[in-house]
RNA sequence: AUUGAAUAUUCGCUGAAUCCCAAGGUGGAGCGGGAGAACCAAUACACGGGGUGAGUCCUGGCUGUUGCCGGGUAGGGUUAGCUUUCGACCCGAAUCCGUCAGCUAAUCUCGUAAGCGUUGAAAGAGAAGGUGA
Numbered sequence: 001a002u003u004g005a006a007u008a009u010u011c012g013c014u015g016a017a018u019c020c021c022a023a024g025g026u027g028g029a030g031c032g033g034g035a036g037a038a039c040c041a042a043u044a045c046a047c048g049g050g051g052u053g054a055g056u057c058c059u060g061g062c063u064g065u066u067g068c069c070g071g072g073u074a075g076g077g078u079u080a081g082c083u084u085u086c087g088a089c090c091c092g093a094a095u096c097c098g099u100c101a102g103c104u105a106a107u108c109u110c111g112u113a114a115g116c117g118u119u120g121a122a123a124g125a126g127a128a129g130g131u132g133a
Base pairs, nucleotide, nucleotide: 011117012116013115014114018029019028020027030112031111032110033109034108035107040102048100049097050096051095052094057072058071059070060069061068062067075091076090077089078088079087082124083123084122085121086120
């Protein structure tokens, strides 16, 4: 100096998921979600319908089916002060309600988890520090 692994601390990322009090049980602030008037919108039947979320749609193969393995895609994220651009690297799931919910003031109600480890370049606007005068 390079590569890999493990541990600890700090820091950072996805996400609403952080902080404080309490310490036996709880509560609060902040940040998110749902239900819910008038007005407006909508108004038939069938396949029911709806919510959280970036996670929707098209297509190929295997398979008796359920499923499994791919390709692409609407859309979403990271690239270490911020924004934008270029390049690079990723995601494109899962799950809940249970025949029922458009919007929606008042009002009611719920959550505050889980999982990880990127740091290339340019420009712009700002900010801090140092040296000299």